[in-house]
RNA sequence: GACACAUUCGGCAAUGAGGUCUGCCUUAAAUCGUUCCGCAGGGAGCUAAUGACAUCUACAAGUAA
Numbered sequence: 001g002a003c004a005c006a007u008u009c010g011g012c013a014a015u016g017a018g019g020u021c022u023g024c025c026u027u028a029a030a031u032c033g034u035u036c037c038g039c040a041g042g043g044a045g046c047u048a049a050u051g052a053c054a055u056c057u058a059c060a061a062g063u064a065a
């Protein structure tokens, strides 16, 4: 320097991070919250940093020092 073989490695689950568990998708897909009004464009609202568990961080409210 060339060739061959083997091994390792993914993404997603409506707002951040890593950990555990669960589910889904995989060469394009899984995924991209919800309620009401409206023919539609659109308008007016609601819950939530999780799919779940706990932790940290950010935000909000209250109490104490």
Base pairs, nucleotide, nucleotide: 010025011024012023013022016056017055019053020052021051033046034045035044036043037042
This is a predicted structure of a 65-nucleotide RNA (Fluoride riboswitch aptamer (crcB RNA motif)) from a Crocinitomicaceae bacterium. It was read from a public genome assembly, where an Rfam model found it. The model forms 100% of the base pairs in the Rfam consensus. The source organism's lineage runs through Bacteria, Pseudomonadati, Flavobacteriia, Flavobacteriales and Crocinitomicaceae. Its mean pLDDT, the model's own confidence on a scale to 100, is 77. It matches the Rfam family "Fluoride riboswitch aptamer (crcB RNA motif)". Gene Ontology terms of the family: response to fluoride and positive regulation of gene expression.